Predicted 3D model of a 70-nucleotide RNA (transfer RNA) from a Gammaproteobacteria bacterium. Lineage of the source: Bacteria > Pseudomonadati > Pseudomonadota > Gammaproteobacteria. The sequence is in RNAcentral, with records from ENA.
[in-house]
């Protein structure tokens, strides 16, 4: 320099035009236990990388930029 991929919760990821934006792990509280772990119940946490565009409607499609990887 050219081509390609990824970017969504603390971490790993799902979601592929309309639904309440979700799962696992982690975290917090309660129960249980002599205590801890495990288990059970409940809870918090996201400007969906940024800026524009298309659309009645965008995490989702298009363009640019940024970062990471090949």
């Nucleotide at each position: 320099u050219a081509g390609g991929a990824a970017u969504u919760a603390g971490c790993u990821c799902a979601g592929a035009g309309g639904u309440u934006a979700g799962a696992g792990c982690a975290c917090c509280a309660g129960c249980c236990u002599a205590g801890g772990g495990a288990g059970c119940u409940g809870g918090g946490a996201g400007u969906c990388g940024c800026c524009g565009g298309u659309u009645c409607a965008a995490c989702u499609c298009c363009g640019g930029c940024a970062u990471u990887c090949c």
Model confidence (mean pLDDT): 80 of 100.
Rfam family: tRNA. Gene Ontology term of the family: triplet codon-amino acid adaptor activity.